This is a predicted structure of a 72-nucleotide RNA (transfer RNA) from a Candidatus Nanoarchaeia archaeon. The same sequence occurs in records of 2 taxa.
RNA sequence: GCUCUCGUCGUUCAAUGGAUAGGACGCAGGCCUCCGAAGCUUGCGAUGCAGGUUCGAUUCCUGCCGAGAGCA
Numbered sequence: 001g002c003u004c005u006c007g008u009c010g011u012u013c014a015a016u017g018g019a020u021a022g023g024a025c026g027c028a029g030g031c032c033u034c035c036g037a038a039g040c041u042u043g044c045g046a047u048g049c050a051g052g053u054u055c056g057a058u059u060c061c062u063g064c065c066g067a068g069a070g071c072a
Base pairs, nucleotide, nucleotide: 001071002070003069004068005067006066007065010025011024012023013022018055026044027043028042029041030040031039048064049063050062051061052060
């Protein structure tokens, strides 16, 4: 330099055009306990950035940014 893949809560994974973006871990509150741990329960919290297509975009297209792989 060329080609390809990926980017979603603090972390790790879902969501193949129909929406309230879901789960696990985590964190906070409550219950329980003499106090903790465990358990139960409630809550917190995210689509890399900018455009485009569409009635509707996490999803499709373009550019940029970042990470990775292959080739030279």
Rfam family: tRNA. By type it is a transfer RNA.
The coordinates come from a structure-prediction model, not an experiment, and the mean pLDDT is 81.